[in-house]
Molecule: c-di-GMP-I riboswitch aptamer
Organism: Desulfuromonadales bacterium
């Protein structure tokens, strides 16, 4: 170096459902806890997914609504590319 995760070591991470916090939401951050995870590590480049505040169309009008479309918003615990890793076995 490959390849695999049966065995060993020492570690990591935290799903759902509360609490606090940001956002307009998806949905993140802390706490707390443990469904799971050998890449549940980093990273939207591809595909996929979720959202719709700005934006465009529409509609309703005494109301500050409601429909559609649509990232730039989010998802790396959806897959795939990609970068970096711990240990064992072969």
């Nucleotide at each position: 170096c490959u390849u695999u995760g049966c065995u060993c070591a020492g570690a990591g991470c935290a799903a759902u459902c509360c609490c606090c916090g940001g956002g307009a939401a998806a949905c993140c951050g802390g706490g707390a806890g443990u469904c799971g995870c050998a890449g549940a590590g980093c990273c939207c480049c591809g595909a996929g997914g979720c959202u719709a505040a700005u934006u465009g169309g529409g509609g309703a009008u005494u109301c500050c609504c409601c429909c559609c479309a649509g990232a730039u918003g989010c998802c790396a615990g959806u897959c795939g590319a990609g970068c970096c890793g711990c240990c064992a076995a072969a």